[in-house]
C1' cells in the first nucleotide's frame, strides 16, 4: 500500500421568525382559564414485544401428576435463555467465526435417492474344508455293494477379504492363519474402560493397566434424566365522586294526597313522601418518573462486573406535544416517533470518524 478480520463512536451543523406541550416565576381575578418571561422537550434502535426482572393486584400448609422452558464448565448480575473467562467439536493459512454442546446397552419411531442390505446385511464375488450328487482308479466281496484315494458341480452350506451403491455398510495397516475368510491370533495406529498425574471445574494427558473391540445414524423425533416456572398485567392498581335506578336506617304522612286516561265531573288504572348513610357507574385526581440513573476520577479483577469519593437531574403527554418557514454552510443527511420503568437479545440503518490484530507485497 492490499486484501482481511475484530471492536468503538457519529447519526448534518448554525441563525432568525412563527407555533405545540409540561414545569417555574409573576400579572389578571381565588379556582378555572389568559397573558407575559424563564426553562426543559424522542432512539441508537423509542421497533419486534421474543426473553429476564421491579411494580400491583389475585392465588398459595404440605406434596403429587399434567404442561412449558432450559441442558460442557466456572464466574458476574436484582434476575435472564444475557455477558465475560474457559473447556470439547467445526471451518479459515491466520487474525478470527460458529456451535441446542445431557442420555442412542429402558422403550418406540424414522432413515428419501442409490444399493443386495439402512441392522442383528450376500447382489456380483471367494470358497465348497464338512455333508449331498457324479466320474476315474485301486482294493475287497456274501455279487447286491462296499472302502480308500484323486477329481468335478455349485445342490446343502460357509465367509464382511474384494467389486459395486450412499452421507453412513458393522475399526486400519501388515504379519500369520485358513477350504475361503474374519480380532481367528499377534505387531503398530485407533477405541472403550480403570487408575495415575494436572486443571476449582467442564477436560486434558508422547504415563501405568484392563479389554479383541463395543453396540450404524437420528432426541430443535417420540422419549428418559437433571434443574427450574402460580396468574394476570399501568385498560396493574389506589383514591375523591354527579345523574339516573335499586338498597339501608330514621322522621313524617295516612286512603288523603299525587300522576295517567277525558274537554269536565264520576269512573277506572298507577303509586307513600322527606332527610340521611353506604356500594357503583360517568367523570376527575393518582400510579408518572431520583432511578438495578448518568458523567469524571481513584481502586479490585485477564474479563464480565463490583467498590469508593465527587459533580449532575436529563420529555412524562393522555387521542396523544417534541413542529413548519426562510437564510449560510458541509461530505447534501440512512433506519427510525417515548406512553409505568429497567436488564438483555433479535431486526432495520445513507454516509463519515478512530483504533486493535492477521495475511501478503514492497522500500530502509
Nucleotide at each position: 500500500g492490499a486484501a482481511g478480520u475484530c471492536g468503538g463512536c457519529u447519526g448534518g451543523a448554525c441563525a432568525g421568525u412563527c407555533g405545540c406541550u409540561g414545569c417555574c416565576a409573576c400579572u389578571g381575578u381565588u379556582u378555572a382559564c389568559a397573558g407575559u418571561g424563564g426553562g426543559g422537550g424522542a432512539g441508537g434502535a423509542a421497533a419486534g414485544u421474543c426473553c429476564g426482572g421491579g411494580c400491583u393486584c389475585c392465588a398459595c400448609a404440605g406434596g403429587g401428576c399434567a404442561g412449558g422452558g432450559u441442558g460442557c464448565c466456572a464466574g458476574g448480575u436484582a434476575a435472564u435463555g444475557c455477558c465475560u473467562g474457559g473447556g470439547g467439536g467445526g471451518c479459515g493459512c491466520a487474525a478470527g467465526c460458529c456451535u441446542a454442546c445431557g442420555g442412542a446397552a429402558a422403550g418406540u419411531g424414522c432413515c428419501g435417492c442409490a444399493g443386495a442390505a439402512a441392522a442383528u446385511a450376500a447382489c456380483c464375488g471367494c470358497c465348497g474344508a464338512u455333508g449331498g450328487c457324479g466320474u476315474u482308479u485301486u482294493u475287497c466281496u456274501u455279487c447286491g455293494g462296499a472302502a480308500a484315494a484323486a477329481u468335478g458341480c455349485a445342490c446343502a452350506g460357509g465367509c464382511a477379504a474384494g467389486g459395486g451403491u450412499g452421507a453412513a455398510a458393522a475399526g486400519g495397516u501388515g504379519c500369520g492363519g485358513u477350504a475361503a475368510g474374519a480380532g481367528c491370533g499377534c505387531a503398530c495406529c485407533g477405541c472403550a474402560c480403570g487408575g495415575g498425574u494436572g486443571g476449582u471445574a467442564a477436560c486434558a494427558u508422547g504415563c501405568c493397566g484392563u479389554g479383541g473391540c463395543u453396540a450404524g445414524g437420528u432426541a430443535a423425533a417420540c422419549c428418559c434424566c437433571a434443574c427450574u416456572c402460580g396468574g394476570a398485567g399501568c385498560a396493574a392498581g389506589a383514591c375523591c365522586a354527579a345523574a339516573u335506578a335499586g338498597g339501608a336506617a330514621c322522621c313524617c304522612a295516612a286512603c288523603a294526597g299525587g300522576c295517567g286516561u277525558g274537554g269536565c265531573c264520576c269512573g277506572c288504572g298507577c303509586u307513600g313522601g322527606g332527610u340521611u348513610c353506604g356500594g357503583g357507574u360517568a367523570g376527575g385526581u393518582u400510579g408518572c418518573u431520583u432511578g438495578a440513573g448518568c458523567g469524571c476520577u481513584g481502586g479490585a479483577g485477564c474479563g464480565a462486573u463490583c467498590c469508593a469519593g465527587c459533580g449532575c437531574c436529563u420529555a412524562g403527554a393522555g387521542g396523544a406535544a417534541u413542529g413548519a418557514c426562510u437564510g449560510u454552510u458541509c461530505a447534501c443527511g440512512a433506519c427510525a416517533g417515548a406512553a409505568c420503568c429497567c436488564g438483555g437479545c433479535u431486526u432495520a440503518c445513507a454516509g463519515g470518524c478512530c483504533g486493535g490484530c492477521u495475511u501478503c507485497c514492497g522500500c530502509c
Molecule: Bacterial RNase P class A
Organism: Marinospirillum sp.